[in-house]
RNAcentral holds the sequence, with entries from ENA and SILVA. This is a predicted structure of a 1530-nucleotide RNA (small-subunit ribosomal RNA) from a Chloroflexota bacterium. Model confidence (mean pLDDT): 84 of 100. It matches the Rfam family "Bacterial small subunit ribosomal RNA". Rfam links the family to the GO terms ribosome and structural constituent of ribosome.
RNA sequence: UGGAGAGUUUGAUCCUGGCUCAGGGUGAAUGCUGGCGGCGCGCCUAAUGCAUGCAAGUCGAGCGAUUCUUCCCGCAAGGGAAGGAUAGCGGCGAACGGCUGAGUAAUACAUGGGCAACCUACCCUGCAAUGGGGGAUAACCCGGGGAAACCUGGGCUAAUACCGCAUCCGAUGUCUUGGCGGAAGCCAGGGCCUGAAAGCCGCAAGGCGUUGCAGGACGGGCCCAUGACCUAUCAGGUAGUUGGCGGGGUAAUGGCCCACCAAGCCGAUGACGGGUAGCUGGUCUGAGAGGACGGUCAGCCAGAGGGGGACUGAGACACGGCCCCCACUCCUACGGGAGGCAGCAGCAGGGAAUCUUGCGCAAUGGGCGAAAGCCUGACGCAGCGACGCCGCGUGGGGGAAGAAGGCCUUCGGGUCGUAAACCCCUUUUGCCGGGGAAGAGGAAGGACGGUACCCGGCGAAUAAGCUCCGGCCAACUACGUGCCAGCAGCCGCGGUAAUACGUAGGGAGCGAGCAUUACCCGGAAUCACUGGGCGUAAAGGGCGUGUAGGCGGCUGAGAUAGUCCUCCGUGAAAUCCUCGGGCUUAACCCGAGGGGGUCGGAGGAUACUUCUUGGCUUGAGGACAGCAGAGGAGGGUGGAAUUCCCGGUGUAGCGGUGAAAUGCGUAGAUAUCGGGAGGAACACCAGUGGCGAAAGCGGCCCUCUGGGCUGUUUCUGACGCUGAGGCGCGAAAGCGUGGGGAGCGAACCGGAUUAGAUACCCGGGUAGUCCACGCCCUAAACUAUGGACGCUAGGUAUGGGGGGUAUCGACCCCCCUCUGUGCCGAAGCUAACGCGUUAAGCGUCCCGCCUGGGGAGUACGGUCGCAAGGCUAAAACUCAAAGGAAUUGACGGGGGCCCGCACAAGCAGCGGAGCGUGUGGUUUAAUUCGAUGCAAAGCGAAGAACCUUACCAGGGCUUGACAAAGCGAAGAACCUUACCAGGGCUUGACAUGCCACAAGUAGGAGCCUGAAAGGGUGACGACCCGUUGAGUCGGGAGGUGGCACAGGUGCUGCAUGGCUGUCGUCAGCUCGUGCCGUGAGGUGUUGGGUUAAGUCCCGCAACGAGCGCAACCCUCGCCGUGAGUUGAUUUCUCUCACGGGACAGCCCCCCACAAGGGGGAGGAAGGUGAGGAUGACGUCAAGUCAGCAUGGCCCUUACGUCCUGGGCUACACACACGCUACAAUGGCCGGUACAAUGGGCGGCUAAGCCGUGAGGCGGAGCGAAUCCCACCAAAACCGGCCCCAGUUGGGAUCGGAGGCUGCAACCUGCCUCCGUGAACGCGGAGUUGCUAGUAACCGCAGGUCAGCAUACUGCGGUGAAUACGUUCCCGGGCCUUGUACACACCGCCCGUCACGUCAUGGAAGCCGGCAACACCUGAAGUCGCUGGGCCAACCCGCAAGGGAGGCAGGCGCCGAGGGUGGGGCUGGUAACUGGGACGAAGUCGUAACAAGGUAGCUGUACCGGAAGGUGCGGCUGGAUCACCUCCUUU
Repeated sequence: UGGAGAGUUUGAUCCUGGCUCAGGGUGAAUGCUGGCGGCGCGCCUAAUGCAUGCAAGUCGAGCGAUUCUUCCCGCAAGGGAAGGAUAGCGGCGAACGGCUGAGUAAUACAUGGGCAACCUACCCUGCAAUGGGGGAUAACCCGGGGAAACCUGGGCUAAUACCGCAUCCGAUGUCUUGGCGGAAGCCAGGGCCUGAAAGCCGCAAGGCGUUGCAGGACGGGCCCAUGACCUAUCAGGUAGUUGGCGGGGUAAUGGCCCACCAAGCCGAUGACGGGUAGCUGGUCUGAGAGGACGGUCAGCCAGAGGGGGACUGAGACACGGCCCCCACUCCUACGGGAGGCAGCAGCAGGGAAUCUUGCGCAAUGGGCGAAAGCCUGACGCAGCGACGCCGCGUGGGGGAAGAAGGCCUUCGGGUCGUAAACCCCUUUUGCCGGGGAAGAGGAAGGACGGUACCCGGCGAAUAAGCUCCGGCCAACUACGUGCCAGCAGCCGCGGUAAUACGUAGGGAGCGAGCAUUACCCGGAAUCACUGGGCGUAAAGGGCGUGUAGGCGGCUGAGAUAGUCCUCCGUGAAAUCCUCGGGCUUAACCCGAGGGGGUCGGAGGAUACUUCUUGGCUUGAGGACAGCAGAGGAGGGUGGAAUUCCCGGUGUAGCGGUGAAAUGCGUAGAUAUCGGGAGGAACACCAGUGGCGAAAGCGGCCCUCUGGGCUGUUUCUGACGCUGAGGCGCGAAAGCGUGGGGAGCGAACCGGAUUAGAUACCCGGGUAGUCCACGCCCUAAACUAUGGACGCUAGGUAUGGGGGGUAUCGACCCCCCUCUGUGCCGAAGCUAACGCGUUAAGCGUCCCGCCUGGGGAGUACGGUCGCAAGGCUAAAACUCAAAGGAAUUGACGGGGGCCCGCACAAGCAGCGGAGCGUGUGGUUUAAUUCGAUGCAAAGCGAAGAACCUUACCAGGGCUUGACAAAGCGAAGAACCUUACCAGGGCUUGACAUGCCACAAGUAGGAGCCUGAAAGGGUGACGACCCGUUGAGUCGGGAGGUGGCACAGGUGCUGCAUGGCUGUCGUCAGCUCGUGCCGUGAGGUGUUGGGUUAAGUCCCGCAACGAGCGCAACCCUCGCCGUGAGUUGAUUUCUCUCACGGGACAGCCCCCCACAAGGGGGAGGAAGGUGAGGAUGACGUCAAGUCAGCAUGGCCCUUACGUCCUGGGCUACACACACGCUACAAUGGCCGGUACAAUGGGCGGCUAAGCCGUGAGGCGGAGCGAAUCCCACCAAAACCGGCCCCAGUUGGGAUCGGAGGCUGCAACCUGCCUCCGUGAACGCGGAGUUGCUAGUAACCGCAGGUCAGCAUACUGCGGUGAAUACGUUCCCGGGCCUUGUACACACCGCCCGUCACGUCAUGGAAGCCGGCAACACCUGAAGUCGCUGGGCCAACCCGCAAGGGAGGCAGGCGCCGAGGGUGGGGCUGGUAACUGGGACGAAGUCGUAACAAGGUAGCUGUACCGGAAGGUGCGGCUGGAUCACCUCCUUU
């Protein structure tokens, strides 16, 4: 005995913080579904309106009368008796019971008290009494009025109705005695006065009544304390108000009411006002503390159509009574009347929504009665509703390696699933039949009810759904859909593979229910008392002073209010908990016990707090002696500088900027010298130095003045701390009045800049800045850190003071101490950053403030202000975040260090020309497609005339141009093919799946047609196996048709594999363990050196390791050894193979004794010798579905396939990469040298001959170190010509003639010759490559290929220049810094404008509601006065009459309501208007985030389309560099 959390802000993390979910609950409703029973509950809305019936009557034993039945007497009329009924008089009840929750924030309620200020019918107890009279009046009879309701005149009558008289134990009034009490009083006694009554029943006894008094009980009335809602944007309220005296009134106190007197009374401990609300026991939730609620049941209150009023009565201001006003409804003969479901049922209406016009008084309870009994919609039951709680059932057992069917599938299978079928069994429920209660007392009497319950029978029979399955949260697949349709509690899903939508299968959860919605508590420590915070997240008041309040030092005594203990009373019952019991169980019900208060009382305790009183000195304050200081106010005074004025000298500029211009200046500026004027501010000293509460304060002097510090321990004796309101002070800007005005300078004007420039820069310049007086009252008024006190390591610097030491004395040094100001730091704290005796540590006290972001510090209201505006301060709506600190990245028009042909230095180019190629664009029937910054563009394509070819036009084909698993034998004798002497073996060429049809069938020479592909016709004419008399039948091949399939360069490179590009051959990227951090993460990898390198060394909470770097591999360079064909030889050259050689090894220097660097020697080669191959983790949804592969989708006589032709080759342009040039370092001609890599049989092709030439003929040789391309080269060299020109440069273009390849050169190939000879004279901005055998120049070869090379890949020949250096451009690496970026700067993001939607403020007005106020009017009615009209009881009187008393009427006060009026508060609506929020791709700019390109922010003022700009003052929550100071380490 009791406490669980999760999702969501980020790339990730921790924290703050909101939103959301899981739980429980309900008088519920809604959706789908629904078998039974028990117990409960059932108009939450319109306190809206109600038809109909019922809900309060009863008593004949109070009374008269009437009437009925029976009997008796009587002829009858009538009389009598018994019994019954009851309209009226009378009595009691009707004030209970039942309903409802409007109003009410206190006349209410709860708890506890008080009444010495009270009442109480019926009931109980006690005492006493009940004598004797009188007069009426209903009913009834007669008459009248009215439609009715009903009214009225006359006459008769009774009583337990009414009225006198008598009597009085008590009682009342008054006088008085004694006792008691705190007390206005109470108790007991005496005298006088006043006041009663009713009878009925019974043969009787007696009973029931009646009257007075006292007591009890029950029920009430009044008073007090305490407790329980929101709002201060309600701060003052109050005139019977507060009190007194006297009176009235009441059962009773009281200002309840009245007259008079006084001026009080309430209020920040919240009066008054506004809003909301019946209160409680309790109910729900919660661990509790709390929070929310007040339905059923119970107690109290209030109400009865709205409002007012009294009557009767013990009791009412009266739900089913009365009167009046109002609203509404009904009747009416229009004259008048009637009515009140918030009783039970029921109707209408409202609403999401809430029942039968049932049975019975049998039980319980109530009224009346002597009783029988009557009445009782209280109540007991039944009905309806899964509305709730509880219980039961819808079957139980067996039953396949598992039917059918569904779904999924990797096609194997899996799953629904022992589930079903089927077999056996049971019978709750159900249906049928039978029996049948308790509830009732001594007998009878039961609505429920033929119910519960019991027995028998029948038969698995009558009985399962709902929600969910992305995470939270338990449960997954398929299809459909394609940011659509939709889902959604939050986060979020859906844009072609969606476990998130819809459907299905399967699964999860609950189950006669299940979900949803609404609301409450919980979770939420998210209002925090238990149990939170405020440096940067929301939050410290701008600062002081001080009122109320809160809190308060040491010690003695007393008190005992708080506090603690014990007991008593009370805290109704029900509820709750425990135990026990009753319904078959449970729910439900019963019994017993327990529990429950901030309550009242009594007794006790005295530590603490409090109170009273006494003392103390340490808190606080005073006195005295010193000290420092930009503390404040006023007055005076000084020099420097700027500007202006005057004069002198002097001449052409000055000024200003990134560069300029505006401006000033020849009317003499600037510069310079002298003189003068005026205003403002005070250089150096000067310092994280001082003073002040803060704002703030700075030349010097004087006057006045506040505070602080130190020392002595002399005085007071807690005098203290804090401080809601209040009051005062309060930078700058701003306002008013008056001065002043040098400089500066919002606005404004000009000049620049710019796309623009309402800015930044420049030239001017007004308010203002200054003074006096008065306002304003704000700020990043910041230490973003309220004040006070105590406690808790130190170190160091500095300001002010005191002391010690030393000294003759002192400075200095050193030490101690008080006080201030900084920094670093132990413990501790913190989300972290950080704070750390100047706390953000540990404690105490007081104040202020916070509770998600936006809306908004805004609106409205109030208040202050001259204004500007300040203070106070919301809501609707909207978002799922907004935030803090730190982390890793990325980025910066941040910083540092360092690389790279990155720049620079150089050489050659490109960009200009012509041409080639590619691309864009355009065109086209098509110009197929892809590639698009670097990293697409001589790229895919290492060869587009057809082919290729994917495109277009036209013409064809449809199981196909191409493939196949599986099945089959008609399996190789012949044909076809290889091998073979032969035999033979193997492989499997051929052929090809399923269904159907089909002999002149399949096939098919020839012919016709066509450009071809193809189509048509067609002599001839079958085959294999089995079978039959037989092409007779069956099967097959082949054919035809159909179906599975082929095929697709159709789509998706954003579904993929593979491959590739790029950063980048850059030096980086990580891991294990350890350590640090709450964590993301860090460390290692940073640092000091060094390197091409994370290369190595050193250091270091790290120690190691992996992928990268390097090396290992290939080529070249030197040497050696071996071998060597094709060369004559093999020495050499050459080729091949193997090996050696280079390692900072040697010397010097530098560095840290390191790593390494510089220089030198030797060496073919030297610090990686040169080149290649090799590309870390990753980035770009980079590229490729058209190389290939491949998921999904799409086409199927077409998006497949074949053919012919065309196109990919177009051309006004633009770009990219090249070629050739522009010439003399050249061109041309002639001569003469020197390579290497390679290729070759459908090939390379020699010699020789022909042709000017391309080429032709020719054929030797060679499958190649042998032969050929190719005795290869070209530039070069030698000689000659050209003579600077559009040329003997340049070769485009075009004409002509030829050659070659190929089926074919028209579109559209290459080459040759002749002729033609264009642009072009070295190329703007800009831009590319290259650091040595490189660039440049020169040619050669190869692949592709029939042919086609300025491209590509290789090869060799000739062979340079330059690098000071790292400021700058580009790219990159490392460290660091800032960040609001993280799809990461191609980021983020602000404001106006335009459009749409929504809520809201203002507003001329318009329309309501609420509560008051003033005046007018004023019903009923109580009270008062009057009462000439009327009246039986009593009195006088014979009577008449009079008196007493009363009634009607009249008048008055009050008075509901109505009217008029001006205001208050609060809503609705409104032309127009203000801003706000939200809304994938609107407009303008770029304000902010990186120094955001003018650091930002801020209060204020002015200005501007807008963000915003500028002025003044302030802040750091500014980067960077330098300096100063301080700190840390040594």